[in-house]
A computed fold for a 74-nucleotide RNA from an ANME-2 cluster archaeon, annotated as transfer RNA. RNAcentral records the identical sequence in 2 taxa. Its Rfam family is "tRNA". Rfam describes the family as follows. Transfer RNA (tRNA) molecules are approximately 80 nucleotides in length. The family's RNA type in Rfam is transfer RNA.

RNA sequence: GGGCUCGUGGUCUAGUUGGUUAUGACAUCGCCUUCACACGGCGGGGAUCCUGCGUUCGAAUCGCAGCGAGCCCA
Numbered sequence: 001g002g003g004c005u006c007g008u009g010g011u012c013u014a015g016u017u018g019g020u021u022a023u024g025a026c027a028u029c030g031c032c033u034u035c036a037c038a039c040g041g042c043g044g045g046g047a048u049c050c051u052g053c054g055u056u057c058g059a060a061u062c063g064c065a066g067c068g069a070g071c072c073c074a
Stems, first nucleotide, its partner, number of pairs: 001073007010026003019057001028044005050066005
């Protein structure tokens, strides 16, 4: 330098034939339970979906550019 795959809460991740409020687990916080801790039960907060532009009535999802990560080729 070229090709391919990928980027979604703190972490991992579902959602990619475009369609109302983006899913779950772990973690975190509160309450219950316990003498107390752990386990368990109930509930809450947390991501404008890597950035920008575009297409569209409507974009996490489609297109382009950039940034970053991994693999391969030279």